[in-house]
RNA sequence: AGAGUUUGAUCCUGGCUCAGAGCGAACGCUGGCGGCGUGAUUUAGUCAUGCAAGUCGUGCGAGAAAGGCCCUUCGGGGCCGAGUAAAGCGGCGAAAGGGUGAGUACUGCAAGGACAACCUGCCCUCCGGACGGGGAUAGCAGAUCGAAAGACCUGGUAAUACCCCAUAACGUCAUCGGAACGCAUGUCCCCCUGACCAAAGGUGGGGCUCCCUCGUGGACCUGCCGCCGGAGGAGGGGUCCUUGUCCUAUCAGCUAGUUGGUGGGGUUACGGCCCACCAAGGCAACGACGGGUAGCCGGCCUGAGAGGGUGUUCGGCCACACUGGGACUGAGACACGGCCCAGAGCCCUACGGGGCGCAGCAGUCUUGAAUCAUCCGCAAUGGGCGAAAGCCUGACGGUGCGACGCCGCGUGGGGGAAGAAGGCCUUCGGGUUGUAAACCCCUGUCACGGAGGAUGAAUCGGAAAGGUGCCAAUAACGCCUUUCCUUGACCAAUUCCGAGAGGAAGCAGCGGCUAACUGCGUGCCAGCAGCAGCGGUGACACGUAGGCUGCAAGCGUUGCUCGGUUUCACUGGGCGUGAAGGGCGUGUAGGCGGCUCGACAAGUCAGGUGUGAAAUACCCCGGCUUAACCGGGGAACUGCCCCUGAUACUGUCGGGCUCGAGUGCAGGAAGGGGGAGUGGAACUCCUGGUGGAGCGGUGAUAUGCGUUGAUAUCAGGAGGAACGCCGGUGACGAAGGUGACUCCCUGGCCUGCAACUGACGCUGAGGCGCGAAAGCUGGGGGAGCGAACGGGAUUAGAUACCCCGGUAGUCCCAGCCCUAAACGAUGGGCACUAGGUGGAGGGGGUCCCGACGGCCUCUCUGCCGAAGCUAACGCGUUAAGUGCCCCGCCUGGGGAGUACGGCCGCAAGGCUAAAACUCAAAGGAAUUGACGGGUCCCCGCACAAGCGGUGGAGCAUGUUGCUCAAUUCGAGGCUAAGCGAAGAACCUUAUCCAGGGUUUGACAUGCUGGUGGUACCGACCCGAAAGGGAAGGGACCCUUCGGGGAGCCAGCACAGGUGCUGCAUGGCUGUCGUCAGCUCGUGUCGUGAGAUGUUGGGUUAAGUCCCGUAACGAGCGAAACCCUUGCCGCUAAUUGCCAGCGGGUAAUGUCGGGAACUUUAGCGGAACUGCCGGUGUCAAACCGGAGGAAGGAGGGGAUGACGUCAAGUCCUCAUGGCCUUUAUGCCCUGGGCUGCAAACAUGCUACAAUGGCCGGUACAAAGGGCUGCAAAACCGCGAGGUGGAGCGAAUCCCAAAAAACCGGUCCCAGUUCGGAUUGCAGGCUGCAACUCGCCUGCAUGAAGCCGGAAUCGCUAGUAAUCGCGGAUCAGCUACGCCGCGGUGAAUAUGUUCCCGGGGAUUGUACACACCGCCCGUCAAAGCAGCCAAGCGAGGUGCACCCGAAGUCGCUGGCCCAACCCUUACCGGGAGGGAGGCGCCGAAGGUGGGCUUCGUGAGGAGGCUUAAGUCGUAACAAGGUAACC
Repeated sequence: AGAGUUUGAUCCUGGCUCAGAGCGAACGCUGGCGGCGUGAUUUAGUCAUGCAAGUCGUGCGAGAAAGGCCCUUCGGGGCCGAGUAAAGCGGCGAAAGGGUGAGUACUGCAAGGACAACCUGCCCUCCGGACGGGGAUAGCAGAUCGAAAGACCUGGUAAUACCCCAUAACGUCAUCGGAACGCAUGUCCCCCUGACCAAAGGUGGGGCUCCCUCGUGGACCUGCCGCCGGAGGAGGGGUCCUUGUCCUAUCAGCUAGUUGGUGGGGUUACGGCCCACCAAGGCAACGACGGGUAGCCGGCCUGAGAGGGUGUUCGGCCACACUGGGACUGAGACACGGCCCAGAGCCCUACGGGGCGCAGCAGUCUUGAAUCAUCCGCAAUGGGCGAAAGCCUGACGGUGCGACGCCGCGUGGGGGAAGAAGGCCUUCGGGUUGUAAACCCCUGUCACGGAGGAUGAAUCGGAAAGGUGCCAAUAACGCCUUUCCUUGACCAAUUCCGAGAGGAAGCAGCGGCUAACUGCGUGCCAGCAGCAGCGGUGACACGUAGGCUGCAAGCGUUGCUCGGUUUCACUGGGCGUGAAGGGCGUGUAGGCGGCUCGACAAGUCAGGUGUGAAAUACCCCGGCUUAACCGGGGAACUGCCCCUGAUACUGUCGGGCUCGAGUGCAGGAAGGGGGAGUGGAACUCCUGGUGGAGCGGUGAUAUGCGUUGAUAUCAGGAGGAACGCCGGUGACGAAGGUGACUCCCUGGCCUGCAACUGACGCUGAGGCGCGAAAGCUGGGGGAGCGAACGGGAUUAGAUACCCCGGUAGUCCCAGCCCUAAACGAUGGGCACUAGGUGGAGGGGGUCCCGACGGCCUCUCUGCCGAAGCUAACGCGUUAAGUGCCCCGCCUGGGGAGUACGGCCGCAAGGCUAAAACUCAAAGGAAUUGACGGGUCCCCGCACAAGCGGUGGAGCAUGUUGCUCAAUUCGAGGCUAAGCGAAGAACCUUAUCCAGGGUUUGACAUGCUGGUGGUACCGACCCGAAAGGGAAGGGACCCUUCGGGGAGCCAGCACAGGUGCUGCAUGGCUGUCGUCAGCUCGUGUCGUGAGAUGUUGGGUUAAGUCCCGUAACGAGCGAAACCCUUGCCGCUAAUUGCCAGCGGGUAAUGUCGGGAACUUUAGCGGAACUGCCGGUGUCAAACCGGAGGAAGGAGGGGAUGACGUCAAGUCCUCAUGGCCUUUAUGCCCUGGGCUGCAAACAUGCUACAAUGGCCGGUACAAAGGGCUGCAAAACCGCGAGGUGGAGCGAAUCCCAAAAAACCGGUCCCAGUUCGGAUUGCAGGCUGCAACUCGCCUGCAUGAAGCCGGAAUCGCUAGUAAUCGCGGAUCAGCUACGCCGCGGUGAAUAUGUUCCCGGGGAUUGUACACACCGCCCGUCAAAGCAGCCAAGCGAGGUGCACCCGAAGUCGCUGGCCCAACCCUUACCGGGAGGGAGGCGCCGAAGGUGGGCUUCGUGAGGAGGCUUAAGUCGUAACAAGGUAACC
C1' cells in the first nucleotide's frame, strides 16, 4: 500500500466482498509446564445455608451457668470458674468500606469559574474555661397478656444519659457613631451600651498536711485520656454560573408556580424551594415541548491523522438497594445488611397475628451461546472501636477452577545413504516423503523421585539500659537510641542429587484474491462457498490419501468494533448524460459584502500565571534469570480560565467617497400582460338555383351519405373556433408561455447624457404569488376536432393501429387543482481568462456634407473553435474554464415516490416520506462485432428473361417410422437421405439374432521349461461346420558333433476388442466460399478497449491497380507459377498417316516407299491493353477498332486466407482416458442387414407423332484387357454355347456407337404409346441363386394422357438430347457414381423485390450476438411488510373520588419528675405530650384521551422460485417512433 466482482473487451460511476488490528467472548478439534492478569455482557429474575459492623469495663449500674474443688444437717452452702459470658444504660462507629447500572438526555457528568449565600464529627494549632445543684430511667425484681414476635403494670438503681442555676467573650443579636474596601444587593474593622448561650468526668502515680464508713478511700499535687466556649487550619461536603454532552421535525409550538415583583415561611445556605397578593410574562427552527435510546468521565479499541466505536477489569463522580411514598436520629442519611406506611412475592402461625429482602463474599434455581470455590487467613496493607492489650473486618492478602487473554519455556542436540522399508506419484527410467527414520555419539530444560531451603516481618506491645521533657519528685507519663522476647494464611522461588530421549503436537489451509498440487472416489449427485464462483466422467474448488503451506499449545469458525471505505468527503466527494438544480419569481430570518480615515480590541496572534487528580499511553532508569508484569523519574495531557501586549485582517462605533445599486432627463425595439371593439379566408349548417347517380373512404374494402335529389357548382344567410402568407436557431417574458387588426390601461428591457442619492448590495431556510395540458364546481357556448361509446374493416384474436359516426372536453366568465422529458435534463450573483463568423436592437465619430460600405462601442441571440476542464461524449466570454458568496439536492439496484402519519384539495389527487424483504449488481460514456420489417454503394443463375425438370404415375435406390430373435453402426436444414457402400446370396459383417465351439488365443514380442521321428503333409473316422481323433509320409540352418537355432507343446508376461467418449484429441473432410477478405511490424492518435494503415475519389473478377492521405512497409489470401484445351513452328516417325512415285487387290496404306498432311509427344512460339481512336485526373482503367487461331483472365481444371458451425468421422488410420479379458476376444453353421400400413429424398422409364415400330446407310472420343479381352466360323429366336485366331496391346479384342440420315408403317387410340406386375420356359456366374442375383424368349399387359401448394438446374459447345467407357466386381439388384464424345439451343430490358455475400454509414436495452433480448396478467409454492370489523397487552398524561405513613400548622377540657410561685403537699404557672382537626400526600378507584406493541376473518399490492398459460408492450423506423 491494495485486491476480487457489472463488459466480448474498455474507461468511469457505484455498491458488495476480502486481506489488518482488537474482544469480559462463545462454539469445533486438540491440549505439556509456568508467571501475570481476567471470568453472569442474559433475569435490577427468585433465593436455602453460612459469613460480610462492630467495639469500649480507663463512662455506668447490675451480673450468671456448665464444670472443678471443699464442706454438708443431703435441703443445700462456700471457693474457683468470674467481675467472665450474655444483656442493658451510655459513647464512638454503623452515611466508610463492598455491590450493581435499573433509573437518569440533565437536580447527572466533564472542563473552567463563583459563594459578599454556606456547613463540617473525629484530626492539628492557638486562646479561654470546666462552679453549684436536681430529678429520672433501662437493666433487675415481682405480677399480667400472647403460640410467637412482643407488649403492659408496679417497685427500686447508676452514669461522660437528662435537667436547672452560676460564670461568659475576639461568640450571636440589636442600636448610635466612625474608618477602609468592593462586585449591585453589600463586605470588613473599631468604639459605646444592652440582651442571650457552656461544660463530665475517667484513670495512673505521689506523698508534707487534712478528713473518713479505714480502703487499690477522699481532699491535695501531678501525668495521661476525655469535657465546654471561641479563633484558625487541614481534609470532606452543599449551592450557583458558563461551555460541552446520542437519535428523531413522520414531535412545532410548549408553559399556570408557569415568568417576574412585594411580603412572608423554610433551609447550614441563595432561590418559586414553599405560601399569600400583584403584574402577564417566560421558552422555541442556534430545535423549545414530545418520543426513543443511554449511567458520565479518566480511559480503552481502531485509525497516517482528523475521526469512528466503546465505557469490562483499575481510578473519579452520580444513581440505586424487592416496588412506591415518608420522615426520624445524626456532624453527616431521607440511610444496601435502620424505622414507619402502602403494594407484589415468599415463609411461620395455635388463624388471633407475626417475619423476610445476596445489585456484600461464596453458593442455589432459572434464563442463556456463555462466566468460577458454599476454600484459607487477618501474617501483610487499610478501616472501626479502645489508653492499651486486643476484638471485628468475604475490604484485603492468598490458594483453587476455566488455554478466557498476554508473556515465557519445552516436546531434544550433533553425526548419519546418491538415499533402507513402507506410503504416494510415475513418462516405469524414476521421483518424493528424506537426514526424515534406523544406527552412533551427546545433553538433561520442564515434568517425576529425593535432600536442603529464602524474601514477603516492618512493627505494635513487653522487659532492661541510656539520654531527654513534664513535674515538688530520682515516681508515673511522653519522646529518642540500643539490646532481648514475640507474630506467616499462602507461596514454596532457588540450589543439589537420581534416572533416562525417556512423559509432552496439533489445527487450519493448498483454483483466484492468498503462501501451498498430485492420485483416487463421486458424476449439477453427494457436497463446497467470504466474494466472484466450483460439481452434468479426465474436478489442483466436493470426499479421501500422499505431498506441501501457514500458525503452534494452540488452531480454526461465529459474533461484534474500527480500518481498508475519499462509500457522509473538516482534513477529503459530488449534481449536462452516472444518484443529485427547487417549475418560476418575490421576499423574511440568516449567511456574505465596495473605496477611505479614525476609535475600540470581541474574533485573531504573541508572551506569562493557574489548572488539566492518580493510573494508562510515550521516553529514560530500575526490580522479578527474560518477557508479560511491576517500581521511580521525566515529558506530555494538543483543552479551559485569567493577566499583559500587538492591531494587519474580520467585527463594532463614528466621519467621508462614488466605481456597486438606484433615481432623473432624452430617445428606441418588441406575438410581454389585461380589457373593449373590428376583419377576412376556411369550415359546417340552413334557404334557394343548376344538375342527375353516385359520393365518400382505403393497402384493398365496408360501415356511412344519396332519386324525399347527395357529391359537384352558384347565390344568400347563420354560427363557433383559429388567425394562412409575412415567419426567420427572428422578437418579448422570471418561468409557464405569447402570433389577424385598432384603441385604452399596464410591466419589463436597451441606448445616450452624467444632474441626484451615497453601499441603499448579493443570495435567500420558512412565507407569499405565478404556474402548459388534462381534470373538478357553477353558468354560458358548441363550427371543426374529438377520450368514452357505436359501427365497418384488419386479424388466430384486435376491447388497437385504418375507416364511418360521436358524448364529455376543447372556447368564454367566475372559482379550484399545482402536476410535466415544467429541459439547456446545466440554481442565482460578481469578477477574470485567445479569437473567428452570422442574426436582432441602439449609439458614435471619420472620409467636405449625405447615403452605402468599412471602423469603434453597448445589449440580446446562434455557430466554430486557443488554453483549460471532462470518464468520455462534449463544454469552451451565453463555460461544463479560473475564483469568491448564498440557496437547493445526492449517497448501490429493486421494494417506492409506495405504506403509515401530518398538511393541502369538492374530488381526482398533490406535498412531505420510510421499513421489512430481496439482488451482485443496477448504471454512464465510448469500442469492436452481430443484427434491423434503417440508409447508401456493389456482386452471385439471387431475382427477372428463357430452356428443361422435380412435386402427380410405375419402378429403382436411400432415409424415417413400424415390425422383428435380429432387421449391425454412423450421417440429420442449406452442409444427412443413389451419403460412408467404386458391388450385403455364403464371405463381406461389425455378438445384429439363434446355435455350436475355443482360451497364450486368428496376430506381435519377451522369458522359463519341455520336445527329435520334431516342424510340415495327411488317407480315414465323428461332426452342420469350426473342431477333435488318427494310420502313414516327413524336413531346414549353424556346429568344436556335445549341442544350438527355427518350429511345435506347456506355462508366465501379455495379446485382442468395428466396446464407450468426435464434448479429451491428431489427421482428414464438409460449409460459409474462389467470397475478397484476414492480419502484422514500426510510427501516429486515444487514459483505455481500440483506431489509423484497410477509410475517401476512381477502377477491377479481385484489399486488382491508380490518385489522395499520419502513415510507411510487410505477410496470408486474389493474380501469377502447374495441368488440360484452342493456333503455329521445330524435332521425331511405329503399331499411327498417305500428298506425290511405284507394285498389288473385287475392295482395304495392303506392299515398296514417303516424312508433305492428319495424328502422336517432346521442346518452343504466340496475347502484352503491345498498336490506333475516344473517355478519364497528364493516372489506373474503360469503350471502340485493327491485326490475329485466340483480346482484354481465350475455355476448363488443380489450387480454398484468418476463422465459423464444441459441424462430421474413435466404424479408414492414429491416439489419451474408461470398460472388457474361458469374453464386449477368436472360429464356425444358419439367419438378418433385402422385412412393409405409411411418409420423405434422389433418380430411371413414361404418358407419345419433333413420336413408336421395321428395314437400310453413316460419323466419335475416352477407356479396359492374361484367373483377362476375345475375333472369324458354327449352334440357338435369344440370353448364351462351342470355338479358339489375335493381343500384356496407337498393332489384336471389348466394338455395335446412338441420336442422325434414307425408305416404310402406325393415325391420336390408354393406342403398334407405356412398360409395371404375374405365369411358363430358359441362359450365366458361383460350393450354393428358397429367403436373396442378373439376363433371355413367349405370354401377361397395371398406373400413367404432362402433374396442387411449392420447388430445382442451367448464361455456350452451356442447357437439352444421344449413346460409349471405366472403377468396384465370381456374378449382380448400376436406372447410381466417375469419365468420354455426338447433335446442339433460347434468354439476360434490368437490380424494385426473394436468397446469399462484400464495403461504408446509422440505431441498439443484442455479445450463446434477432432462432437475441424482454414486458404484463393468470396458475403454483414460499417469504416479509401494509390495510382491516375487532380482540389482547404495555406506556403516558388529564379530570374527579378515596386517602396510609409522615412533616408542618391549629387545637390540646386528657396526661406530665426536673424550672418558678406556693400553705412545703395539695394546687397553680411556665413548658411539653397523647389525642383531635386541617393542608399536602403514595398506592388504589372511576371516566374519557394520546401513544406503542402483539394478534386478526378478509383485502390490495410487493419480492423470490431451470424448463407452466396467454399474448408481444419495449430494445433496430421493434414493424402504430419512444417517452413525460
Molecule: small-subunit ribosomal RNA
Organism: uncultured bacterium